A computed fold for a 1414-nucleotide RNA from an uncultured bacterium, annotated as small-subunit ribosomal RNA. The sequence is in RNAcentral, with records from Greengenes. Model confidence (mean pLDDT): 82 of 100.
RNA sequence: AGUCGAACGAGAAAGCCCAGCAAUGGGUGAGUAAAGUGGCGGACUGGUGCGUAACGCGUAGGAAUCUACCCUUUAGUGAAGAAUAAUCUCGAGAAAUCGAGACUAAUACUGCAUAAGUCCCUAACGGGAGAAAGGUGGCCUCUUUGCCAUCGCUGAAGGAUGAGCCUGCGUACUAUUAGCUAGUUGGUAGGGUAAUGGCCUACCAAAGCGAUGAUGGUUAACCGGCCUGAGAGGGUGGUCGGUCACAUUGGGACUGAGAUAUGGCCCAGACUCCUACGGGAGGCAGCAGUGGGGGAUAUUGCACAAUGGACGAAAGUCUGAUGCAGCGACGCCGCGUGGAGGAUGACGGUCUUCGGAUUGUAAACUCCUGUUAAGCGGGAAGAAAUCUUUACGAGUAAUAUGCGUAAAGGAUGACGGUACCGCUAGAGAAAGCUCCGGCUAACUUCGUGCCAGCAGCCGCGGUAAGACGAAGGGAGCAAGCGUUAUUCGGAAUCACUGGGCGUAAAGAGCGUGUAGGCGGUUAAUUAAGUCGAUUGUUAAAUUCCCUGGCUUAACUAGGGAUCAGCAAUUGAUACUGAUUAGCUAGAGGGCAAGAGAGAGAAGUGGAAUUCUCGGAGUAGCGGUAAAAUGCAUAGAUCUCGAGAGGAGCACCGGUUGCGAAGGCGGCUUCUUGGCUUGUACCUGACGCUAAAGCGCGAAAGCGUGGGGAGCAAACAGGAUUAGAUACCCUGGUAGUCCACGCUGUAAACGAUGAUCACUGGAUGUGGGUUCUGUUUAACAGGAUCUGUGUCGAAGCUAACGCGUUAAGUGAUCCGCCUGGGAAGUACGGUCGCAAGAUUAAAACUCAAAGGAAUUGACGGGGGUCCGCACAAGCGGUGGAACAUGUGGUUUAAUUCGACACUACGCGAGGAACCUUACCUAGGCUUGACAUGUAACUGACUACUGUCGAAAUACGGUUUUCCAAGUUUACUUGGACAGUUACACAGGUGCUGCAUGGCUGUCGUCAGCUCGUGUCGUGAGAUGUUGGGUUAAGUCCUUUAACGAGCGCAACCCUUGCCAUCAGUUGCUACUUUCGUAAGAAAAGCACUCUGGUGGGACUGCCUAGGAAACUAGGAGGAAGGUGGGGAUGACGUCAAGUCCGCAUGGCCCUUAUGCCUAGGGCGACACACGUGUUACAAUGGCUAGUACAAAGGGAUGCAAACCCGCAAGGGGAAGCGAACCUCAUAAAGCUAGUCUAAGUUCGGAUUGAAGUCUGCAACCCGACUUCAUGAAGUUGAAAUCGCUAGUAAUCGCGUAUCAGAACGACGCGGUGAAUACGUUCUCGGACCUUGUACACACCGCCCGUCACACCACGAAAGUCGUUUACACCCAAAGUUAUCUUAGCUAACCCGUAAGGGGGGCGGAUAAUCAAGGU
Repeated sequence: AGUCGAACGAGAAAGCCCAGCAAUGGGUGAGUAAAGUGGCGGACUGGUGCGUAACGCGUAGGAAUCUACCCUUUAGUGAAGAAUAAUCUCGAGAAAUCGAGACUAAUACUGCAUAAGUCCCUAACGGGAGAAAGGUGGCCUCUUUGCCAUCGCUGAAGGAUGAGCCUGCGUACUAUUAGCUAGUUGGUAGGGUAAUGGCCUACCAAAGCGAUGAUGGUUAACCGGCCUGAGAGGGUGGUCGGUCACAUUGGGACUGAGAUAUGGCCCAGACUCCUACGGGAGGCAGCAGUGGGGGAUAUUGCACAAUGGACGAAAGUCUGAUGCAGCGACGCCGCGUGGAGGAUGACGGUCUUCGGAUUGUAAACUCCUGUUAAGCGGGAAGAAAUCUUUACGAGUAAUAUGCGUAAAGGAUGACGGUACCGCUAGAGAAAGCUCCGGCUAACUUCGUGCCAGCAGCCGCGGUAAGACGAAGGGAGCAAGCGUUAUUCGGAAUCACUGGGCGUAAAGAGCGUGUAGGCGGUUAAUUAAGUCGAUUGUUAAAUUCCCUGGCUUAACUAGGGAUCAGCAAUUGAUACUGAUUAGCUAGAGGGCAAGAGAGAGAAGUGGAAUUCUCGGAGUAGCGGUAAAAUGCAUAGAUCUCGAGAGGAGCACCGGUUGCGAAGGCGGCUUCUUGGCUUGUACCUGACGCUAAAGCGCGAAAGCGUGGGGAGCAAACAGGAUUAGAUACCCUGGUAGUCCACGCUGUAAACGAUGAUCACUGGAUGUGGGUUCUGUUUAACAGGAUCUGUGUCGAAGCUAACGCGUUAAGUGAUCCGCCUGGGAAGUACGGUCGCAAGAUUAAAACUCAAAGGAAUUGACGGGGGUCCGCACAAGCGGUGGAACAUGUGGUUUAAUUCGACACUACGCGAGGAACCUUACCUAGGCUUGACAUGUAACUGACUACUGUCGAAAUACGGUUUUCCAAGUUUACUUGGACAGUUACACAGGUGCUGCAUGGCUGUCGUCAGCUCGUGUCGUGAGAUGUUGGGUUAAGUCCUUUAACGAGCGCAACCCUUGCCAUCAGUUGCUACUUUCGUAAGAAAAGCACUCUGGUGGGACUGCCUAGGAAACUAGGAGGAAGGUGGGGAUGACGUCAAGUCCGCAUGGCCCUUAUGCCUAGGGCGACACACGUGUUACAAUGGCUAGUACAAAGGGAUGCAAACCCGCAAGGGGAAGCGAACCUCAUAAAGCUAGUCUAAGUUCGGAUUGAAGUCUGCAACCCGACUUCAUGAAGUUGAAAUCGCUAGUAAUCGCGUAUCAGAACGACGCGGUGAAUACGUUCUCGGACCUUGUACACACCGCCCGUCACACCACGAAAGUCGUUUACACCCAAAGUUAUCUUAGCUAACCCGUAAGGGGGGCGGAUAAUCAAGGU
């Protein structure tokens, strides 16, 4: 995908020229275009990966083949014939196309002749069969004929190339696919093919494949290579190259050298198009391009100039092969976006500790350079052949064409005016993307507030986010950057290299045993494995190495090389294998002994339970934590006797024995398996392990038939309980028992497969043999074999632990594991009567699940110990009234905080105003308060008037000071004060979960830690545990620990005794004076007392115990074992409390959330709770008398005496800044009297009236006094609090706060008990130990149902689609066979011819078969 006129016949037109009046004719165009016959090529090139798990591919081989064009050799190329297309004329049809007649050529077609090879027959001689085509150029010639050259043609042989066929080995997943195959396997004969072959047919035989995976299913073109990886491997097959397959789907042949071809044909199906409805046409998985689908993939370009191909003699034609260009950052490579200088470290931005830092030499600015882009100019290589001419050579008889060589000439470029080069101007036109919590290089601010959002994993975000969003800054890469998808790596996380299985996933329940795997020792042979050498091959490209070419690189050219696979040849023989012959150490047998709950069968024994019968006997029995159901006067339980029946075997009995495991227990007999010891007689490797198979296999369960005493699922009843389908009780059926079958599972466990060998010991025990000793029926001690335990060396292990009975060190074989859940589940298969067993997934979901050990915490675990923890006691609370605080409710407000212990008489140690933070109302806005700046004014203060609730507002009178200069009126500066403006003040506004400080609590509990050392892989441990002891981690002792720190104790204060010093305001024994006395004054410091300094107590002494520490007792002593009390509060816990004490980050308000003022509220009141007071009375109340404290306070104060008042109090005023004066009489107690058991002579609430005091003011809202009133309450349920000695209880006194206002708080003294056996229990705590699935730590964790919503998976009456197999029906085209030759028919034969013969087309039948149908 055409081409050839040098195979063939034929053959235009336009235009131009000539002639002609014109019509027309001639020439040229041109033997051109276009078509036809014929030849070669359309089987190459190009595209795609549907199918195919296959001799398809890869690799190495093989024999029974073909091969056009090409090369070599050889033999030929003679002489005839008949047609046909084109063309012409008719005809049919819409068209596609077709039919008829007539003419003609060939390298088209058909015979004939010849046959060197070839083929066939034949033992051989020999016989038979079968070919061809000419064209072009030249010479000679009148043309043929002829000769030469060349291109062809025919036969044959060989080569090369290409193709066909066969074989070994390799080539995905799946056994939830285990059996498959009838032309199937082989043979004989034939057919067929280029060729072997069941490729096909007939006949014969019955084979062939398969656990080393047949058959089936799913997926897939294969390879060189490519990606990754240290490698071994894993993944992949796009570009380039080799092979295969396909061409709209399926089937089929034709032609040809080659196809089962498709840019050829026929048939069938689907689809599209044309149609005149009768019929036709088509096949981009060629290059562009269109539509569709999709997340996504380019121009309907230029050229045959080069390389290659087809045809041709050639020129040449064709070539969406190819060479180029276009589009795309899709990839790889190279280059640029400027370089140098430049600090006021500019502006701006951001941050800020407000000082500054950073962006940042970055910019600006100065001086340069000139890549790329832009403009202008120049400008390649890729091109040399072909061709023409000349010369020479070979060739030829000779010349010529052609061939070879050389020279010369001319032509040819798509890319493209491209690469490249030069010049010009000019920093001019050229930087983005991702990230900044860790992994992982890089940090701040603002916004947001579990929202918006981020996220690869961990995770981030709930008001101070380096994690979200933004900004500034930074980090990384860079014309790219990031995301997504995918592959390998890391992953030793499927482990060949190179893993495991006691507890993390993982040893089959156990045995036997087939295949398979592995196997003692000595020789010989062999050479399969194994090792070596050589040869062939493993295409090229790629990878690697060395050189070279484009400015470099990517890219590309040349050369070289390793490993390794397969095959062939030839060697080696140690090991493995094979064969042969031996051996005895493995294994088995014999002989002699031994122990045993080993197995099966039969028989037999006594105790006990229950039942039946009989006797005796009477009211309960039974059962439980307690009861009841149940049994019993119809006689139970209990007891005696007799009998029946079933099941199990006390003691012995033992980490004893036996068995493969499950398992096995009275005694006797029978049958029988295994094991151990001794001996060394026999066999001679007979062995080990063990898929598949076979057998055994607790309990429960199932089937059939027995049996059934006790026990006992289910079930019934009684209890318990909120309930109790449980635990407890009373009954009770299957079952448990026997025989025969089935089931085939268990935490079937040593959670540890079997076998063999090796590797220190110690100590029990079962069964043998043997030696020695002795007191010889026996005991003791050794040796040895074999079981079974405990502890432990080395070693192993994540640790725990294992440790000759290995979990150690090696060897062989089997089974099993690969995150948790879904799930040992679904589906399918197999087994089963069933129950169910066995084999055994996925979707989906989670970021864990798990092991061992550690520290804590916890336990209705254990041990030891302590505490007013219980117990023993005393007194209370809870009931009443009142006080006070809280909750709740109410309110304009009832300000806020505190909430188990550890909030609630708490902050508040004192709310009438103030306080005050709350509410209402009226006011102020640089403010009630601080500092600064600027301007203005000269006051401020004091006195006083008006409005008003006041704050405030408006007035009046009064009114500056200092210094300097001076013109006596001012100026300047300062102080003070006011006004205005600006910075700012102010906030008891929020966050105590942003904080400091302070505080509560565990708890005055005895704990909490560190250094060094040691142990452990580590977390951690040790020390700090153990034995004692203590109030104590106090001390002693032991001790891989030795020391140390914070705590304990002591040091401090107070109290108790003594001494000493001191002696007023205290004291008064002695002395003196005065006084009737009380007393006072001298005097004194003895005593008391006061307050300084000391002493004293230390288990120091004695006794007993003890190792010691120490304990018990005693003496002395004021005090005795920390004398009593206080202060003192470890590491930490509770996000405990407090932003309303103070301080403070952040946020918020700023004519208000700030400030001032008046009034109100914090004081309300159906109710609930806490803490108190007073009581309920006689251990008392009342009245009268009388005694004894301590510790405090006092000047805006305490206040005496005296007077008044019933009293609160008033008046008064001495004294006192206080050991001096005063508050200030202490009370209970004691001595008398009275009351007499009652709502009272108890109790005092409440209320009325009258007062006092404080205070500006007692209405809301004070305390007190007097008179009157006289409530509840008669000892308090459940529950609960305090206290162990000068304590509880009881009694009063004082102080702080404070004008006034305690039943509270803090102190003081007086009187002054009871009880503690003891640690079982409650609460809290400490230490040791144990378990843990807890670590927010038991107020933990966590399971299941149900309700609602959503997701995933499964099932589901059915329905739809796809694929495959089998059977049957139908049977296109084609091919083959048979029949036929009536229709048609050039070549050959006969015939002059007509015609006939032969052959063919055609026709029929059959076979096969696609599509289709059932």